[in-house]
RNA sequence: GCCCACGUAGCUCAGUCGGUAGAGCACUUCGUUGGUAACGAAGUGGUCACCGGUUCGAUUCCGGUCGUGGGCU
Repeated sequence: GCCCACGUAGCUCAGUCGGUAGAGCACUUCGUUGGUAACGAAGUGGUCACCGGUUCGAUUCCGGUCGUGGGCU
């Protein structure tokens, strides 16, 4: 330099033919216990990396930028 994949909650990740975003763990509160852990119930938390474009509508499609990982020379 060229090519490919990925970027979604604090962490690990789902989310396909575009229609107002979810799980597990973690965190908060409550219950249970003599207490802790574990378990059960409820809850908080997101500009879907960034900038444009298409569209009535974009996490999703298109272009660019940045970042991470891998491959080729």

Predicted 3D model of a 73-nucleotide RNA (transfer RNA) from a Candidatus Omnitrophota bacterium. Rfam family: tRNA. NCBI's taxonomy places the organism under Bacteria, Pseudomonadati, Candidatus Omnitrophota. It was read from a public genome assembly. Its mean pLDDT, the model's own confidence on a scale to 100, is 80.